[in-house]
Context: one part of a larger RNA
RNA sequence: UUACGGAGAAGGAACUCGGCAAAAUGACCCCGUAACUUCGGGAUAAGGGGUGCCGGUAGUAGGUGAGGGCGUACAGCCUGAGCCCAGGCCGGCCGCAGUGAAUCGUCCCAAGCGACUGUUUAGCAAAAACACAGGUGUCUGCUAAGGCGUACUCCAAGCCGACGUAUAGGCACUGACGCCUGCCCGGUGCCGGAAGGUUAAGGCAAGUGGUCAGCCGCAAGGCGAAGCCAUGAACCGAAGCCCCGGUAAACGGCGGCCGUAACUAUAACGGUCCUAAGGUAGCGAAAUUCCUUGUCGGGUAAGUUCCGACCUGCACGAAUGGCGUAACGACUUGGGAGCUGUCUCCUCCGUAAGCUCG
Numbered sequence: 001u002u003a004c005g006g007a008g009a010a011g012g013a014a015c016u017c018g019g020c021a022a023a024a025u026g027a028c029c030c031c032g033u034a035a036c037u038u039c040g041g042g043a044u045a046a047g048g049g050g051u052g053c054c055g056g057u058a059g060u061a062g063g064u065g066a067g068g069g070c071g072u073a074c075a076g077c078c079u080g081a082g083c084c085c086a087g088g089c090c091g092g093c094c095g096c097a098g099u100g101a102a103u104c105g106u107c108c109c110a111a112g113c114g115a116c117u118g119u120u121u122a123g124c125a126a127a128a129a130c131a132c133a134g135g136u137g138u139c140u141g142c143u144a145a146g147g148c149g150u151a152c153u154c155c156a157a158g159c160c161g162a163c164g165u166a167u168a169g170g171c172a173c174u175g176a177c178g179c180c181u182g183c184c185c186g187g188u189g190c191c192g193g194a195a196g197g198u199u200a201a202g203g204c205a206a207g208u209g210g211u212c213a214g215c216c217g218c219a220a221g222g223c224g225a226a227g228c229c230a231u232g233a234a235c236c237g238a239a240g241c242c243c244c245g246g247u248a249a250a251c252g253g254c255g256g257c258c259g260u261a262a263c264u265a266u267a268a269c270g271g272u273c274c275u276a277a278g279g280u281a282g283c284g285a286a287a288u289u290c291c292u293u294g295u296c297g298g299g300u301a302a303g304u305u306c307c308g309a310c311c312u313g314c315a316c317g318a319a320u321g322g323c324g325u326a327a328c329g330a331c332u333u334g335g336g337a338g339c340u341g342u343c344u345c346c347u348c349c350g351u352a353a354g355c356u357c358g
Base pairs, nucleotide, nucleotide: 001353002352003351004350005349006348007347008346010344011343014342019339027051028050029049030048031047036041038176052093053092054091055090056089057088062084063083064082067079068078069077070076094098106337107336108335109334110333111332112331113329114328118130119129134174135173136172137171138170139169140168146160147159148158177324178323179322180321182254183253184252187251188250189247190246191245192244193243196242197241198240202236203235207231208230209229210228211227214223215222216221255273256272257271258270259269282316283313294310295309296308297307298306
C1' cells in the first nucleotide's frame, strides 16, 4: 500500500448520476392494522408488547391406559393403578443484554410501463422486449388449408396437420379485466363481377416469294400450272391488365386562409379554397413538447428531476389499439421514516499478501 474482516466521538445522505456499498429489520406468541379493491386481496400492511432461570398453583388440567365392575354380546356404559405431562396465573433470582450464539423481511407515500406466473441476448443487456389467457380478421368441406420431402428439368412416393373434421386446424394483428374502438375505399392490397377495350401460344388462311414442267423469243432473256419450300394480312384465341363494385381489428390517411360579440381578449357564428375524408371519445410539456428549466400550484431554506393542473399537441389518439385499473415486478422515476464510515474526515485493530532484513 492492497484485499478481506472488526470497532468508532459528534453529526446522520451533508456522499453520489443514484443511499452504490454498508448498516438496519429479522424467529415465535399476543395486540393491532389504512387508502384502494376484480371482495380473493392489500397484509407479516403500518405500529406496539412479550420471550431466560427457580418456586408455587400441581404431578393439577389433559393424554395414555394394565386391571376391575355392569352387560346375552367381539356393542355400549362405569371405575381405574402405572407412565407421560402442559398453557395460564402468582411469587422470586441474575446479567449491559434471556429467539443471550447461528439461521432469520427494512418499511411507507406517489408516478410511469407491462395485467399477472413465466421467457430471453450460453460469454457486457432480464427489461416497459418475447410469451400469455382473452379479443378480432382471414383461409380451410377433407386426398382440407398449410407445411416437410424430391428437384436442373418437369410436377415422386411418403410424412406432419390428425387416428383431428369448422366449438376443428392454419395464418395475421391485438394482448387480463373495465369503458370503448369515430371519419375516409381516391392510391396500394385482397375479394367479387364479367358487357366492352387490350392480349400469348395456337387455329384458320387471303396474299407474297423461291423452285420448276411448259410456253414465248434469233439471242440475251421473259412469263410461268400443279407440287414442294419459305413467308404470311384479316379473322377466331384464356387468364391478366384496363374497367365496374365491395372491403380499414387490410397497407394506410384523417386540411388551409380571412373576418366576426355593448372594455379588452377570445370566437359559439360567417365567408372562401382544397380533399377520398379532414382527428370523434379519451388523453395531453407525455417513455411523445423543438422553443422549454413553458405557466400556475404542491413538496424543499433553496427543486433543469418529481407530483397536480393548464392546452399554444414543433410532431397523442382509438386492436401499428385509446383511456383507466386491484394484484404482481431482482423494471424505471420522485419523496419520506428508520439506519448507518456514503460523507464532514478520517482513525484504530485482526488476517493475508506486498516491502526490508535474516
A computed fold for a 358-nucleotide part of an RNA from a Gemmatimonadaceae bacterium, annotated as large-subunit ribosomal RNA, domain IV. The source organism's lineage runs through Bacteria, Gemmatimonadota, Gemmatimonadia, Gemmatimonadales and Gemmatimonadaceae. The prediction has a mean pLDDT of 86.